[in-house]
RNA sequence: GCCCCUAUAGUUAAAUGGAUAUAACAGGCCCCUCCUAAGGGCCAGUUGCAGGUUCGAUUCCUGCUGGGGGUA
Numbered sequence: 001g002c003c004c005c006u007a008u009a010g011u012u013a014a015a016u017g018g019a020u021a022u023a024a025c026a027g028g029c030c031c032c033u034c035c036u037a038a039g040g041g042c043c044a045g046u047u048g049c050a051g052g053u054u055c056g057a058u059u060c061c062u063g064c065u066g067g068g069g070g071u072a
Stems, first nucleotide, its partner, number of pairs: 001071007010025004018055001027043005048064005
């Protein structure tokens, strides 16, 4: 250089074209408890960037960026 895979919350993962993007852990508040842990309830937080297709995009297409792998 070329080819392939990958990028979703602080972390690990769901969501294969239909809407308020879901869960667990972590975080905050409250309940429970003499206190802590455990347990219960509630809350906040996410689609790498820029375009395109579509009535509708996390999902499909193109480019770029980061990560991983292959190849001479």

Predicted 3D model of a 72-nucleotide RNA (transfer RNA) from Amantichitinum ursilacus.
RNAcentral holds the sequence, with entries from Rfam.
The coordinates come from a structure-prediction model, not an experiment, and the mean pLDDT is 82.
Rfam family: tRNA. From the family's description: Transfer RNA (tRNA) molecules are approximately 80 nucleotides in length. The family's RNA type in Rfam is transfer RNA.
Taxonomically the source falls in Amantichitinum (Bacteria, Pseudomonadati, Pseudomonadota, Betaproteobacteria).